[in-house]
């Protein structure tokens, strides 16, 4: 440098993607209730343009095409 494969989704760690239809779970944050105060605990709420760009469709994290970053293999 060329080929093949694999991962990418809230702050994290990971689901959903094969079969296209409201973007989820733990954990963590914030607030409030309990406390003398903290922890646990209960209630409540915020947080995503689904790596990136185009195409397909009435609708795309989901299909297709291009591409990035990492990983794993092989060739040279």
């Nucleotide at each position: 440098u060329c080929g093949g494969g694999g991962u990418g989704u809230g702050g994290c760690u990971c689901a959903g993607c094969c079969u296209g239809g409201u973007a989820g779970a733990g954990c963590g944050c914030u607030g409030c209730c309990u406390u003398c105060g903290g922890g646990a605990g209960g209630c409540a709420g915020a947080u995503g343009u689904c790596g990136c760009a185009g195409g397909u469709u009435c609708a795309a994290a989901u299909c297709c095409u291009g591409u990035c970053a990492c990983c794993c293999c092989g060739a040279u």